RNAcentral holds the full RNA, with entries from ENA. A computed fold for a 690-nucleotide part of an RNA from a Planctomycetota bacterium, annotated as large-subunit ribosomal RNA, domain II. Lineage of the source: Bacteria > Pseudomonadati > Planctomycetota. Its Rfam family is "Bacterial large subunit ribosomal RNA".
Context: one part of a larger RNA
RNA sequence: GUCCGGGAGUUACUGUGCAUUGCAAGGUUAAGUCCUUCCGGGAUGGAGCCGCAGCGAAAGCGAGUGCGAAAUGCGCGUCCAGUAGUGCGCAGUAGACCCGAAAGCGGGUGAUCUAACCAUGGCCAGGGUGAAGCGAGUGUAACAACUUGUGGAGGCCCGAACGCACUAACAUUGAAAAGUUAGGCGAUGAGCUGUGGUUCGGAGUAAAAGGCUAAUCAAACCCGCAAAUAUCUGGUUCUCCCCGAAAUAGCUUUUGGGCUAGCCUCGCGUGAUGGCCGGCGGGGGUAGAGAGACUGAUUGGGUUUGGGGGCCGUAAAGGCUGCCCUGUCCAGCCAAACUCCGAAUACCGCCGUCUGUAUCGCGGGAGUCAGACCGCGGGGGAUAACCUCCACGGUCGAGAGGGAAACAACCCAGACCACCGGAUAAGGUCCCAGAAUCGAGCUAAGUGCCAAAGGAAGUGGAGGCGCUGGGACAGCUAGGAUGUUGGCUUAGAAGCAGCCAUCAUUUAAAAAGUGCGUAAUAGCUUACUAGUCGAGCGCCUGCGCGCCGAAAAUUAGCGGGACUAAGCUCGGUACCGAAGCCGUGGGGUGAAUCCUGCUUCGGCAGGGUUUGCCGGUAGGGGAGCGUUCCACGUUAGGUCGAAGGGAUACCGUGAGGAGUCCUGGACGAUGUGGAAGUGAGUAUCCGGAC
Numbered sequence: 001g002u003c004c005g006g007g008a009g010u011u012a013c014u015g016u017g018c019a020u021u022g023c024a025a026g027g028u029u030a031a032g033u034c035c036u037u038c039c040g041g042g043a044u045g046g047a048g049c050c051g052c053a054g055c056g057a058a059a060g061c062g063a064g065u066g067c068g069a070a071a072u073g074c075g076c077g078u079c080c081a082g083u084a085g086u087g088c089g090c091a092g093u094a095g096a097c098c099c100g101a102a103a104g105c106g107g108g109u110g111a112u113c114u115a116a117c118c119a120u121g122g123c124c125a126g127g128g129u130g131a132a133g134c135g136a137g138u139g140u141a142a143c144a145a146c147u148u149g150u151g152g153a154g155g156c157c158c159g160a161a162c163g164c165a166c167u168a169a170c171a172u173u174g175a176a177a178a179g180u181u182a183g184g185c186g187a188u189g190a191g192c193u194g195u196g197g198u199u200c201g202g203a204g205u206a207a208a209a210g211g212c213u214a215a216u217c218a219a220a221c222c223c224g225c226a227a228a229u230a231u232c233u234g235g236u237u238c239u240c241c242c243c244g245a246a247a248u249a250g251c252u253u254u255u256g257g258g259c260u261a262g263c264c265u266c267g268c269g270u271g272a273u274g275g276c277c278g279g280c281g282g283g284g285g286u287a288g289a290g291a292g293a294c295u296g297a298u299u300g301g302g303u304u305u306g307g308g309g310g311c312c313g314u315a316a317a318g319g320c321u322g323c324c325c326u327g328u329c330c331a332g333c334c335a336a337a338c339u340c341c342g343a344a345u346a347c348c349g350c351c352g353u354c355u356g357u358a359u360c361g362c363g364g365g366a367g368u369c370a371g372a373c374c375g376c377g378g379g380g381g382a383u384a385a386c387c388u389c390c391a392c393g394g395u396c397g398a399g400a401g402g403g404a405a406a407c408a409a410c411c412c413a414g415a416c417c418a419c420c421g422g423a424u425a426a427g428g429u430c431c432c433a434g435a436a437u438c439g440a441g442c443u444a445a446g447u448g449c450c451a452a453a454g455g456a457a458g459u460g461g462a463g464g465c466g467c468u469g470g471g472a473c474a475g476c477u478a479g480g481a482u483g484u485u486g487g488c489u490u491a492g493a494a495g496c497a498g499c500c501a502u503c504a505u506u507u508a509a510a511a512a513g514u515g516c517g518u519a520a521u522a523g524c525u526u527a528c529u530a531g532u533c534g535a536g537c538g539c540c541u542g543c544g545c546g547c548c549g550a551a552a553a554u555u556a557g558c559g560g561g562a563c564u565a566a567g568c569u570c571g572g573u574a575c576c577g578a579a580g581c582c583g584u585g586g587g588g589u590g591a592a593u594c595c596u597g598c599u600u601c602g603g604c605a606g607g608g609u610u611u612g613c614c615g616g617u618a619g620g621g622g623a624g625c626g627u628u629c630c631a632c633g634u635u636a637g638g639u640c641g642a643a644g645g646g647a648u649a650c651c652g653u654g655a656g657g658a659g660u661c662c663u664g665g666a667c668g669a670u671g672u673g674g675a676a677g678u679g680a681g682u683a684u685c686c687g688g689a690c
Base pairs, nucleotide, nucleotide: 001690002689003688004687005686006685011094012093013092014091015090016089017088018087019086020085021084022083023082026050027049028048032044033043034042035041036040054061055060064076065075066074067073097235098234100232104225105224106223107222108221109220115199116198117197118196119195120194121193122192123191124189126158127157128156129154133150134149135148136147137146138145162186163185164184166183167182168181169180170179201217203213204212205211238624239623240622241621242620243619248261249260250259251258252257262368263367264365265364266363267362268361269360273358274355275354277352278351279350280349281348282347288341289339290338295335296334299331300330301329302328303327306325307324308323309321310320311319312318371396372395373394374393375392377390378389379388380387401412402411403410416586417585418584419583421582422581427576428575429574430561431560432559436573438571439570440569441568442567448563454548455547458545459544460543462541463540464539465538466537467536475532476531477530478529479528481505482504483503486500487499488498511526515524516523587614588613589612590611591610592609593608594607595606596605597604598603625679627676628675629674630673631672632671637667644663645662646661647660648659650657651656
């Protein structure tokens, strides 16, 4: 891992609601006692309990009572049938759906491992070094000292046994639940070791590591309390039918938990509501807008009312001002916490249409309290986030189907079942691949098939202004002069550093000079003019589509092939396309109504007609299937073959149920009731087999 078997809402009591049975202003017995055929039943037993009256703290009063001096006042009552049993839902108390702690406490068992200690034994090859002391000699006044010999000290040295475990490799389903190999350290010592003994669980022992106390240690092991507790995780077993949520608010030692409300379901009641739409009537201060309507914010300019500074003035008067404040005028701008204004919606009320109980009240049962994305209005953030927090709506959640290549939350659309029928939605119609190789324009970029500020004689429409056969525009030829080098300034300033002025003349035209250039001149050039040429030219605005801007890691930014239409815009007609719609047949369920049967007279069951509905997680409600046992029942049936097993094309919406054949070899249906150790795939579930 697979298969087989086991495996989780039970039981008692109390309460509460519903259903049902008995009796009913009453209902009911408990223990005990008596009887009895199988230990189950019958009788008796009225103690007690609940109800029939409440109010008050109570005395107490009583359909009233309490408060009070009192009340036409207020509170609670007066109306409304209960009670005992049974079944089911739920709650409480118990282990209370099952499995699961880390732990806590009690009583014991352990020092054959290991820590320390006690008693008594054992062990340490060999080699080296050579302390004290002592002898002799030298030496000294005597010591000291020195030399030499002897001697044999030491947590001394080297190094086996023995002990340890520093390094590396190997091993790591090992040879081994800690080792092997090669090196390493100690090796007369705080040494190693045998045997016997002592100390232990909040205790021992510890040259101290929270180490060790039998492969277990921040509190051993065994048994018990014990099914500890677990706001946590996992699991929780047959079917069909109806409805169907929530991820919010408030409070919470509360935030992954609860409680109440909200939202779901079931029952009962009420009979007025509720919802959509239309009309009418309301209040508002949002969006927008506004600024000579406030509070603030705010750019530029004019002016100077008032005040100040500076200058002129002896002072005064007054004047001046590239100044400051202020006022005022013009133009312009802004606000969630500004408003002279002010919608759409929303909300409230009334009336009406449609709908048809959807509303509301009471009661039983819940689940939900981590939400997600999208659109829109906002706050936070960075006008970031598959970001975060609100509001309104949608979808997912709990929603399948078609589209978006693939893709919970986007687009279309809400799946009762069947069909080898039809017409459609979104989206599509060259091939992959169902359906058009339609029309008119646009695009040349493979734009289409990612992207901005910004840039550009891309290209197609539209509009405006100007020039133009009196010859435009571009090119070419020629001219582009004179007073004059204008004046000033300057070293110089001659069109061309700068300042001022910008006249006049000759002309077809020519600037007191457009640019380059020079030290300054010079030189080149432009404006301007003529000729040549011969038809459009120049500028501006706005729109459509394209171009650049555009560098990354797979070919990798059309789903692919490919496409110049199979791209884009506009238009038209067809077609394809879903579990939506229609068609045909069938099933279930609710309401209304008719018929039949039954009835405890409340209704119930069956059938017909009309009409609505039938996606679904948590969850509520309803109806069933099957298993084991019991009663009827020593049932029917059964060796002419029961249960069980195998096969099978039958029946039922399903859980499931027959028939037949084979196997099997002794039990055992169906029906009506009753009672449960009652349904398995998941719990790193338990046992077994492989």